[in-house]
RNA sequence: GCCGGCAUAGCUCAGCUGGUAGAGCAGCUGAUUUGUAAUCAGAAGGUCGCGGGUUCGAUUCCUGCUGUCGGCG
Numbered sequence: 001g002c003c004g005g006c007a008u009a010g011c012u013c014a015g016c017u018g019g020u021a022g023a024g025c026a027g028c029u030g031a032u033u034u035g036u037a038a039u040c041a042g043a044a045g046g047u048c049g050c051g052g053g054u055u056c057g058a059u060u061c062c063u064g065c066u067g068u069c070g071g072c073g
Stems, first nucleotide, its partner, number of pairs: 001072007010025004019056001028042004049065005
């Protein structure tokens, strides 16, 4: 230099065919317990890497960039 994958909650990841974004774990609150752990219940937590385009509508499609991983030279 060229080619490809990935970027979504604090972490690990889902999210099909474009239609108001989810799970598990962690953290918080409550119940239970003499207390802790475990268990159960509840609530919270997201500019979907950044910009542009298409569309009534974009995490999703197109495109540029950034970061990261891999391949080729």